[in-house]
């Protein structure tokens, strides 16, 4: 390079919710856009403050597993 596939942003509908999640439609993109909340960071709730709790992995880093192939 190729081949087989995979996931699915925004937005819309439904639903629970504070953030955001889930199901369906949809496709901006993704070689890990698979999993993981360990570190940083964003968002939400609470607190007089320190702080505490929750959420986001398609924000960055780390960890674990992983298709094909020149290899």
């Nucleotide at each position: 390079a190729a081949a087989a596939g995979g996931c699915a942003a925004a937005c819309c509908c439904a639903u629970c919710g504070c953030a955001g999640g889930u199901g369906g439609g949809g496709a901006c993109g993704c070689a890990a856009a698979g999993c993981u909340a360990c570190g940083g960071g964003g968002c939400c709730u609470u607190u007089a403050u320190a702080g505490a709790g929750g959420u986001c992995a398609g924000c960055c880093g780390g960890g674990c597993c992983g298709c094909c192939g020149a290899a």